[in-house]
RNA sequence: GGGCGAUUAGCUCAGCGGGAGAGCGCUCGCUUCACACGCGAGAGGUCACUAGUUCAAUCCUAGUAUCGCCCA
Numbered sequence: 001g002g003g004c005g006a007u008u009a010g011c012u013c014a015g016c017g018g019g020a021g022a023g024c025g026c027u028c029g030c031u032u033c034a035c036a037c038g039c040g041a042g043a044g045g046u047c048a049c050u051a052g053u054u055c056a057a058u059c060c061u062a063g064u065a066u067c068g069c070c071c072a
Base pairs, nucleotide, nucleotide: 001071002070003069004068005067006066007065010024011023012022013021018055026042027041028040029039030038048064049063050062051061052060
């Protein structure tokens, strides 16, 4: 220098045009003498950034950034 992939909650990830979700973690309650386990409820997100397409974008297109892999 060229090609490919990834970026979504604190962490690991799903979702791939119309409702933003799961597990773990966190908080509160129940249970216990107490803790743990278990059960219930809740909080937490500018979907990396900028622009475009569309009635509508996490999703499609282009660019930028970061990380990883391959080639030279």
Transfer RNA from Pelagibius litoralis, 72 nucleotides, folded computationally. Rfam family: tRNA. The family's RNA type in Rfam is transfer RNA.